[in-house]
RNA sequence: GCGACGAAACAGGGGUGCUUUGCGUGCAUCGCGCAAGGCUGAGAGAAGACCCUUCGCACCCGAUCCGGGUAAUGCCGGCGCGGGAAGUUUUCGACACCGCCCA
Numbered sequence: 001g002c003g004a005c006g007a008a009a010c011a012g013g014g015g016u017g018c019u020u021u022g023c024g025u026g027c028a029u030c031g032c033g034c035a036a037g038g039c040u041g042a043g044a045g046a047a048g049a050c051c052c053u054u055c056g057c058a059c060c061c062g063a064u065c066c067g068g069g070u071a072a073u074g075c076c077g078g079c080g081c082g083g084g085a086a087g088u089u090u091u092c093g094a095c096a097c098c099g100c101c102c103a
Stems, first nucleotide, its partner, number of pairs: 001100003005093003008089003011053004017039010059084003065078004
């Protein structure tokens, strides 16, 4: 000095379930819609919010899975070192330790 490292910029990926009451609607105990609550969670309905981007604990698939628990659920655990999954850049910072290079 460079890399690793931190940050930023721009770009990209992702989920939105369960439930109570009221109202509306259809013939309906059921379904759907709206409103207000409850549960888990970073996020549970749209906000330029939240999480994640290969060192991938975002999220998807298997899965209408298995076990436990709950008012109920994709709630918890397993499955799981499973199979997939979205990135580059320059700039800034820092360079104690580690790697490489120079003196």